[in-house]
RNA sequence: UAGAGUUUGAUCAUGGCUCAGGAUGAACGCUAGCGGCAGGCUUAAUACAUGCAAGUCGAACGGGAUUCGGGGUAGCAAUACUUUGAUGAGAGUGGCGCACGGGUGCGUAACGCGUAUGCAACCUACCUUUAACAGGGGAAUAGCCCCGAGAAAUCGGGAUUAAUACUCCGUAACAUUGCGGUGUGGCAUCACACUGCACUUAAAGCUGAGGCGGUUAAAGAUGGGCAUGCGUGACAUUAGCUAGUUGGUGAGGUAACGGCUCACCAAGGCAACGAUGUCUAGGGGUCCUGAGAGGGUUAUCCCCCACACUGGUACUGAGACACGGACCAGACUCCUACGGGAGGCAGCAGUAAGGAAUAUUGGUCAAUGGGCGCAAGCCUGAACCAGCCAUGCCGCGUGCAGGAAGACGGCCCUAUGGGUUGUAAACUGCUUUUGUCAGGGAAUAAACCCCCGCUCGUGAGCGGGGCUGAAGGUACCUGAAGAAUAAGCAUCGGCUAACUCCGUGCCAGCAGCCGCGGUAAUACGGAGGAUGCAAGCGUUAUCCGGAUUCAUUGGGUUUAAAGGGUGCGCAGGCGGAUUGGUAAGUCAGGGGUGAAAUCCCACAGCUCAACUGUGGAACUGCCUUUGAUACUGUCAGUCUAGAGUAUAGUUGAAGUUGGCGGAAUGUGUCAUGUAGCGGUGAAAUGCUUAGAUAUGACACAGAACACCGAUCGCGAAGGCAGCUAGCUAAGCUAUAACUGACGCUCAUGCACGAAAGCGCGGGGAGCAAACAGGAUUAGAUACCCUGGUAGUCCACGCUGUAAACGAUGAUCACUAGGUGUAGCGGGUACUCAUUCCUGCUGUGCCGCAGCUAACGCGUUAAGUGAUCCGCCUGGGGAUUACGGUCGCAAGACUAAAACUCAAAGGAAUUGACGGGGGCCCGCACAAGCGGUGGAGUAUGUGGUUUAAUUCGACGCAACGCGAAGAACCUUACCUGGGCUUGACAUCCCCGGAUUGCCGUAGAAAUACGGAGUUCCCCUUCGGGGGACCGGGAGACAGGUGCUGCAUGGCUGUCGUCAGCUCGUGUCGUGAGAUGUUGGGUUAAGUCCCGCAACGAGCGCAACCCCUGCCCUUAGUUGCCAGCAGUUCGGCUGGGCACUCUAGGGGGACUGCCGGUGUGAAACCGGAGGAAGGUGGGGAUGACGUCAAGUCCUCAUGGCCUUUAUGCUCAGGGCUACACACGUACUACAAUGGUAGGUACAAAGGGCAGCGAUGGAGUGAUCCGGAGCCAAUCCCAAAAAGCCUAUCACAGUUCGGAUUGGAGUCUGCAACUCGACUCCAUGAAGUUGGAAUCGCCAGUAAUCGCGGAUCAGCAUGCCGCGGUGAAUACGUUCCCGGGCCUUGUACACACCGCCCGUCACACCACGAAAGUCGGCUGUACCAGAAGUGCGUGGGCUAACUUGCAAAAGAGGCAGCGUACCAAGGUGUGGUCGGUAAUUGGGGUGAAAUCGUAACAAGGUAAAUCGAAUUCCCG
Repeated sequence: UAGAGUUUGAUCAUGGCUCAGGAUGAACGCUAGCGGCAGGCUUAAUACAUGCAAGUCGAACGGGAUUCGGGGUAGCAAUACUUUGAUGAGAGUGGCGCACGGGUGCGUAACGCGUAUGCAACCUACCUUUAACAGGGGAAUAGCCCCGAGAAAUCGGGAUUAAUACUCCGUAACAUUGCGGUGUGGCAUCACACUGCACUUAAAGCUGAGGCGGUUAAAGAUGGGCAUGCGUGACAUUAGCUAGUUGGUGAGGUAACGGCUCACCAAGGCAACGAUGUCUAGGGGUCCUGAGAGGGUUAUCCCCCACACUGGUACUGAGACACGGACCAGACUCCUACGGGAGGCAGCAGUAAGGAAUAUUGGUCAAUGGGCGCAAGCCUGAACCAGCCAUGCCGCGUGCAGGAAGACGGCCCUAUGGGUUGUAAACUGCUUUUGUCAGGGAAUAAACCCCCGCUCGUGAGCGGGGCUGAAGGUACCUGAAGAAUAAGCAUCGGCUAACUCCGUGCCAGCAGCCGCGGUAAUACGGAGGAUGCAAGCGUUAUCCGGAUUCAUUGGGUUUAAAGGGUGCGCAGGCGGAUUGGUAAGUCAGGGGUGAAAUCCCACAGCUCAACUGUGGAACUGCCUUUGAUACUGUCAGUCUAGAGUAUAGUUGAAGUUGGCGGAAUGUGUCAUGUAGCGGUGAAAUGCUUAGAUAUGACACAGAACACCGAUCGCGAAGGCAGCUAGCUAAGCUAUAACUGACGCUCAUGCACGAAAGCGCGGGGAGCAAACAGGAUUAGAUACCCUGGUAGUCCACGCUGUAAACGAUGAUCACUAGGUGUAGCGGGUACUCAUUCCUGCUGUGCCGCAGCUAACGCGUUAAGUGAUCCGCCUGGGGAUUACGGUCGCAAGACUAAAACUCAAAGGAAUUGACGGGGGCCCGCACAAGCGGUGGAGUAUGUGGUUUAAUUCGACGCAACGCGAAGAACCUUACCUGGGCUUGACAUCCCCGGAUUGCCGUAGAAAUACGGAGUUCCCCUUCGGGGGACCGGGAGACAGGUGCUGCAUGGCUGUCGUCAGCUCGUGUCGUGAGAUGUUGGGUUAAGUCCCGCAACGAGCGCAACCCCUGCCCUUAGUUGCCAGCAGUUCGGCUGGGCACUCUAGGGGGACUGCCGGUGUGAAACCGGAGGAAGGUGGGGAUGACGUCAAGUCCUCAUGGCCUUUAUGCUCAGGGCUACACACGUACUACAAUGGUAGGUACAAAGGGCAGCGAUGGAGUGAUCCGGAGCCAAUCCCAAAAAGCCUAUCACAGUUCGGAUUGGAGUCUGCAACUCGACUCCAUGAAGUUGGAAUCGCCAGUAAUCGCGGAUCAGCAUGCCGCGGUGAAUACGUUCCCGGGCCUUGUACACACCGCCCGUCACACCACGAAAGUCGGCUGUACCAGAAGUGCGUGGGCUAACUUGCAAAAGAGGCAGCGUACCAAGGUGUGGUCGGUAAUUGGGGUGAAAUCGUAACAAGGUAAAUCGAAUUCCCG
């Protein structure tokens, strides 16, 4: 020391991405009241107009423009001339300064910086102290003046002049140099002190007379120079670099050491502790962050360095190789009279440009500081101030109190009402910071200087007074009026504080991550409200944090990323016991240093704070010194437990070289023998009558070694297998004799290293890439088959990789056991054998503790510790590119980035799935029977058509479904005509009873006109009320309009399958598990037993209904056994026995017996029984699945519509018709058709009804009407069946479609578009391809009957009964389901997931003929300015000689030479840009081809290696 979101259906762990915090020289958006303190070109070290930024001294010097005054002369005067005094501009000589201050960060990876030392190897103007000194000469020169050249800049010549300028002589040592002597000290060279001799060398004057200066020497102070230890970026895809290089001697040079330079000599020096090279970068104090360790940073302020347009060079000077100096070269800009010249803002302002972006061409020297000066003073873009900018930090304000009708308005809602905005406003009272106005008004000032005074005393100190303010009339103070002048920004899905409405409709948009948006968006846009911060708020960028996500503190490596393939081993790291020394590490004390500022603490000053001041602490560091000695190191000695040696024994597929062997295979010869062999899922290719295969004998060849053999053994790993011999190595056991830490690990290195592959030479039986053929297949460049070459084998040489795996580095020590096995020992035991006990070494299994994310590991650790090495840091890109090394090649090793994603991955869990396994069910298959699919028709659907063909339903689970019945109506659709408070509901007003009737127009709806009549209740008779009708106004009605993916309800389906869960407990970090699994059994999670489970719930079963047997009650409309009557019909009397009806009971429960079984559950068999193991059938449908179906039954949210998407009317449509499908009906015929005769049901329905008997009609039907509101009457004939006759296998006496004609019925109305009847017509069809459906018993099949709907319309649907089978061995297979288990890369769950090519678009990268540029090496050319050297015949004031002329000394120009910048020529290296073309990669919407992987993924997958096709894909 805080965490959170995000991989999953869920979980744990790994792991990345993202967020919350702080910070900034910031920028951008919106907004803005005030003040204080700070800060302000991070980019182009790009280019600069203009002004200013370094001058000063007259007390160093010559000189003097100008101005003023006095005097004089001339003149009337103005004025002119002259003289004198003062003033002293500009320029010049000279001195000091200009090397400070100010700016910038190009370069620099370096003694540049930081820190600590050293100089016995050095310098230092001005300043301070001490000591000594300043004598005498000389020659010039600028200026001024004159002349000349030039556009200018500037230059040349002549004359003349001064100095604190220059120069000569003298004097001088404590200075310099040389040679000596003595002494002291030291870290080596040496240093210092004293001393002797010799040599060389100095000065300047000015003055207000106070003073200021000059020279030499010594010392101090200050500032600098040099050297050294340590520290101070990235890249090894930079591994070797270096000739002045390393050292020496000598010389030169410098202030000084030094290869700093030169000559000679030697051959060194640096480097894996990273040289050299490339890239990047000023360094530090600090600043930001962080718990810290760290990480990042170098704006402002301070210290150091470097630079001043670019490159080079020196001069002057105390100091420079000099920002506002010089020279040269280059680029650029400007002026020009074209001949030549000028310039350098990285000083302050400012301009242009660049950029997201950074200020005024301000004031003052008042203060602080600097330069010059004796001073006054001058200069000072240093500095102090002001201006601009919310850029930051800090402070203040925008009011305070009361005030509920909780106002109006806004927004929201469940909307006559409520909530919220909200005490908020209004209103009342109070205050006045800020702002406005008015008045007053600073500190910063101390000095210098001037005047006065005092003290000592001669130059200082002290005191008093006076002078001086840019900021500034500013800060501050006082007064007045007055709430008056002052709030925004972002956010509100989670992380993350804060929620609603409207709009939009995968659009527009949002987004930091996850992700929102496809019609109910708390995620977009707006509004209301809320939250957070506040003169600011957000966004973007960057840094640290969170990130223990590079892990020193503080990580990992079996499976998540990660142990090197193995060994040997140098360097390096680490190292047994003991004694002594030392004191390097280590520890303690002292000293020095660690600049200031900053941070921290305390106090203080601005009203507070920010800010500032003072003091303290701290600065974790470095150096030095004194001590301690446990540990580590080091030195010396000793030891034997580590390690090794020796001796004896032993083991093994350890290695290598040779020899030998048998079986098998193939081939050859001979023989026997004949038609096939071989191969497969099935085949074919192939071999074979030229004799194969098969069998026998013999011979040859190569390769591999059956059995033993193993869970075995050996080896470092790879790996090693017939027998035998030689050589070689190793382990183990025993003894404890010898050595005495000799050890462990190991980067680089060296060696070994399966298979494949390569080279050369052999060999070649079998096998077998490639290849060929045959199959398979949609294809099959595969899997399968027949052949077959490299190769496999040997020798030699390369290659150096594997899933080289225990996916587990090596070594050492410690930490429960049990049980195998191999080798060698010991004991029992005197010998052999066997058993048992035991020791060491190896090799397996199980398992405690412990560990682990879990799985698991567990003395052979993945436990506990120690040492060393290798490796990892999200996935992809990428076992890649480029570069390098190795290789004959193939290739190996090393190894990135751009770009892209928010995951990728591990273990375990629950499901689902599997062309995984086990067990078990189901008309699931099989066994059967009958169908569908072919025909015609009916009906539904698709499609098409149409003005409309209304809408819905779409695998099973849509399609004779909604629809239990479309001519109108229905009706929702289309066309046209009408209505607009409406066809319908409620409320209000007016009038009237209403309905209705007649006429006209019209298709009707309806419109217009007319005639006529006057409802009910109460009443105080005025009227009121209520239905109903008409008219009117508005609230509203209406909608089969949309959304079944907003919903309720209802329904289908898995499935009447046996399952689905819960509480408590237990196990697991957890998701979860257990229970519910297991052994039996069942139709069943049915029951029994067992069990860390014990119980419970919803399901199963039962309870309910129908049916099957019996009993009982009841007896009309039912029944009729017996009795009577009879028209012969239960018709009647009568009876209720029976049937029946419909109420109530009984009955069946594995209850009984036997067997099997676990003394269980249960099963099998049997008895009895009408019925036997749920008797048969029905109703009944768990948790859930399918966003299954339905907004068109109904209800309902939201949306839409309102003279229309509502309502109404007529006509049309839903009935269309090339076609396709589903479901049915009728058939194809003789088990049949036709005709005649004749028998037996059940269950229903009936008053706008069923309708008998009778009559008419061929018939549908009609006339007529008995009976019946039904156990009474009617529908009603049951049909198949039975009897008889006929038909004789044919498109028929089968089949009935279609069509013509004539009718019947219903109905306002049968044209579109009904049903039925009769006559006539007489189509397809002769049992139906692939495929497919139903059914196990009163079932299938077959036969008829009834009902709902309904005016009419049934092959459909729902019911009813009649006749009435066949088969089931069985669970291998198909389909569906249940339980357990297994694998999984699936979880939208296999209709899953997912790979690669190709096509298209975009993106970044590599290669590439080249081409362009940067940096750099090297060889040579060249050589400006400058410096050194040489020369110096030209020139030459000072000094010397000389009367002079002249000569000399010295100097200069010039010339030569050495070095050297730019530049040039050639040749390399390296980096970058770009390029036709090309290569792979990544990403993209629903394209194409296949289906490689995940399940046994349909050929198990994967690793390494080689080869082939380039076409199909």
The RNA shown here (small-subunit ribosomal RNA) has 1513 nucleotides and comes from an uncultured Bacteroidota bacterium. The coordinates come from a structure-prediction model, not an experiment, and the mean pLDDT is 83. It matches the Rfam family "Bacterial small subunit ribosomal RNA". Gene Ontology terms of the family: ribosome and structural constituent of ribosome.